RNA sequence: CACUGACAAUGGUAAACCACGGGUAAUCGUGGGGCACAAAGCCACCUGUCCACCAUAGUGGAAAGAGGGGCCGCAGAA
Numbered sequence: 001c002a003c004u005g006a007c008a009a010u011g012g013u014a015a016a017c018c019a020c021g022g023g024u025a026a027u028c029g030u031g032g033g034g035c036a037c038a039a040a041g042c043c044a045c046c047u048g049u050c051c052a053c054c055a056u057a058g059u060g061g062a063a064a065g066a067g068g069g070g071c072c073g074c075a076g077a078a
Stems, first nucleotide, its partner, number of pairs: 004075002012037002017032006035065001041071003045068003049062005
């Protein structure tokens, strides 16, 4: 560097749901919670999805726990 994510270790994240708060909405933040995750870490670049406005064009927004891509990172058996 590639590959693998087996046994194990050290740590990490946090679905549904509940409470409070933000937003027209998609949905987000904090706390509780824990379904799961070796990238469930980061980036809306491509495809797709969702919301609002609008004129079938288009504009603005959301989501990284949909697929691809980019960057970075943990472990060491076959």
The RNA shown here (c-di-GMP-I riboswitch aptamer) has 78 nucleotides and comes from a Geobacteraceae bacterium. The coordinates come from a structure-prediction model, not an experiment, and the mean pLDDT is 85. The sequence is in RNAcentral, with records from Ribocentre.